A computed fold for a 74-nucleotide RNA from a Candidatus Harrisonbacteria bacterium, annotated as transfer RNA.
It was read from a public genome assembly.
Rfam family: tRNA. About the family: Transfer RNA (tRNA) molecules are approximately 80 nucleotides in length.
Its mean pLDDT, the model's own confidence on a scale to 100, is 82.
NCBI's taxonomy places the organism under Bacteria, Bacteria candidate phyla, Candidatus Harrisoniibacteriota.

[in-house]
């Protein structure tokens, strides 16, 4: 060189099958409750979905190339 899997808020993962408002858990911030903390409840911030280009009215999703990580084989 080759084959397979993966890259999505700070962390771990869904969402791709069937293109149509980007979600879940934990964490973070503010508030309620409490003498206080934990637990619990309510609210909020944080994503240009690895990069670039293409198809499309519309792309995390389809297509191509590139980059990075893991595994197999050699």
């Nucleotide at each position: 060189a080759g084959c397979g899997g993966g890259g999505u808020g700070g962390a771990g993962c869904a969402g791709u099958u069937u293109g149509g408002u980007a979600g879940c858990u934990c964490g973070c911030c503010g508030g309620g409750c409490u003498c206080a903390u934990a637990a619990u409840c309510c609210g909020g911030a944080g994503g240009u979905c690895a990069u670039u280009g293409g198809u499309u009215c519309a792309a995390a999703u389809c297509c191509a190339a590139u980059c990075c990580c893991c595994g197999c084989a050699a």